[in-house]
Context: one part of a larger RNA
RNA sequence: UGACGGGGGCCCGCACAAGCGGAGGAACAUGUGGUUUAAUUCGAUGAUACGCGAGGAACCUUACCUGGGCUUAAAUGUAGAGUGCAUGGGGUAGAAAUAUUCCUUUCCUUCGGGACUCUUUGCAAGGUGCUGCAUGGUUGUCGUCAGCUCGUGCCGUGAGGUGUCGGGUUAAGUCCCAUAACGAGCGCAACCCUUAUCGUUAGUUGCCAGCGGGUAAUGCCGGGAACUCUAACGAAACUGCCGGUGUAAACCGUGAGGAAGGUGGGGAUGACGUCAAAUCAGCACGGCCCUUAUGUCCAGGGCUACACACGUGUUACAAUGGCCGGUACAGAGGGCAGCUACCUGGAGACAGGAUGCGAAUCUCCAAAGCCGGUCUCAGUUCGGAUCGGAGUCUGCAACUCGACUCCGUGAAGCUGGAUUCGCUAGUAAUCGCGCAUCAGCCAUGGCGCGGUGAAUACGUUCCCGGGCCUUGUACA
Numbered sequence: 001u002g003a004c005g006g007g008g009g010c011c012c013g014c015a016c017a018a019g020c021g022g023a024g025g026a027a028c029a030u031g032u033g034g035u036u037u038a039a040u041u042c043g044a045u046g047a048u049a050c051g052c053g054a055g056g057a058a059c060c061u062u063a064c065c066u067g068g069g070c071u072u073a074a075a076u077g078u079a080g081a082g083u084g085c086a087u088g089g090g091g092u093a094g095a096a097a098u099a100u101u102c103c104u105u106u107c108c109u110u111c112g113g114g115a116c117u118c119u120u121u122g123c124a125a126g127g128u129g130c131u132g133c134a135u136g137g138u139u140g141u142c143g144u145c146a147g148c149u150c151g152u153g154c155c156g157u158g159a160g161g162u163g164u165c166g167g168g169u170u171a172a173g174u175c176c177c178a179u180a181a182c183g184a185g186c187g188c189a190a191c192c193c194u195u196a197u198c199g200u201u202a203g204u205u206g207c208c209a210g211c212g213g214g215u216a217a218u219g220c221c222g223g224g225a226a227c228u229c230u231a232a233c234g235a236a237a238c239u240g241c242c243g244g245u246g247u248a249a250a251c252c253g254u255g256a257g258g259a260a261g262g263u264g265g266g267g268a269u270g271a272c273g274u275c276a277a278a279u280c281a282g283c284a285c286g287g288c289c290c291u292u293a294u295g296u297c298c299a300g301g302g303c304u305a306c307a308c309a310c311g312u313g314u315u316a317c318a319a320u321g322g323c324c325g326g327u328a329c330a331g332a333g334g335g336c337a338g339c340u341a342c343c344u345g346g347a348g349a350c351a352g353g354a355u356g357c358g359a360a361u362c363u364c365c366a367a368a369g370c371c372g373g374u375c376u377c378a379g380u381u382c383g384g385a386u387c388g389g390a391g392u393c394u395g396c397a398a399c400u401c402g403a404c405u406c407c408g409u410g411a412a413g414c415u416g417g418a419u420u421c422g423c424u425a426g427u428a429a430u431c432g433c434g435c436a437u438c439a440g441c442c443a444u445g446g447c448g449c450g451g452u453g454a455a456u457a458c459g460u461u462c463c464c465g466g467g468c469c470u471u472g473u474a475c476a
Base pairs, nucleotide, nucleotide: 001476002475003473004472005471007470008469009468010467011466012465013464015460016459019423020422021421022420023419026315027314028313029312030311031310032309033308034306035305042053043052064301065300066299067298068297069296070295076124077123078122079121080120081119082118084116088103089102090101091100092099093098106115107114108113126290127289129288130287131286135284136283137279138278139277140275142273147186148185149184150183151182152181153162154161155160166177167176168175192267193266194265195264197235198234199233200232201231202230203229207224208223211222212221213220238261241255242253243252244251245250317416321375322374323373324372325371326370327369333364334363335362338357339356342353343352344351345350382413387408388407389406390405391404392403393402429452430451431450432449433448434447435446
């Protein structure tokens, strides 16, 4: 100087407390461990691994296993030699890769050759093989915590200190006062995006108040530029004003005004560094290793196994509910190998037609809610696992191993031990919708979007993590 303390002081955080909803019990989905296996490819492992890499494992992917092939090889370049092919169609062997065979079959030309293809030789290959403890780049975490440093000066023999401490204040090393310190940098804040209010400009594909026309009905038409909206610019919030406290910074107020009030809400943004943290399997790269194989092509299998253990979720155990009928209202996104109105068939998944739209124009497109009926506390009209049958769709192909529909079947489960997680407001809870990946989909996952919409916070003694000062230390 640090680090540590079941030392002290001050302070903060959904850290506790106060509340609401969950997990831990059940079934299933998914990941992991273990076991099994020819293989169950590899990585991630307290917090910071375990719905993680994977934003799509039937083939492919695929790296694993079994079997069958190839050896300049899948690609490209260069130098030399040879050739006329390539493409298209067919036969044989085969699981295919591949091997072999038949038909068809080049262009320019100054006839020297050149272009292109194929074969062959040489030189360069290839490796998801090892090392993340050789590395770059990227990422997690402490932590959006308020810290981390430098120049000059001063102090100290020196390591180093001071500044950065003290008194206040703040979300903040934020600001003020004081001061052997005076300044500065990286962080904080602001500048950026979005949302909440208003104005200006602009009015199509969006809008329709007033006027007119028209329809069974609809901005449908003429028209309008008010309103909503769209999207560009601007205004607006600064403790600016008032009162109180205070030297000041600042704090307090059921203050005023205001759409918004004290960082208005949300996002992006992550200092010096820590964990030899993660990644050589995204990529790049040093070294080592393989080279008729640890490279490469193909078929089939596996990654989906199952006594068990754990994590993360979904659905429930019901009446604030289930079922049936009627009826209303979003936002954000997507769409041509696509989204499809509408019509017909089907009980349905869907199929057959048909039209609009490369889309503010057409389309995908809501559910909880509301109104009425029924069920009456039961393993039930709760719950839907599992299994049987019949089908639909995607795709070369759904056996291992897809999703969906219909009929039947109707398991566990009556609110879950110790323990444990999230959340402070348009939040939790609850309800549906969209997108990426994608032929299809094991999505209950991830990322977004809107609808409905709470309870509670006395307080900081305690648990956890962190910041500043101080103290002890046989630790560095």
Predicted 3D model of a 476-nucleotide part of an RNA (small-subunit ribosomal RNA, 3' major domain) from a wastewater metagenome. The RNAcentral record of the full RNA draws on SILVA. The coordinates come from a structure-prediction model, not an experiment, and the mean pLDDT is 81.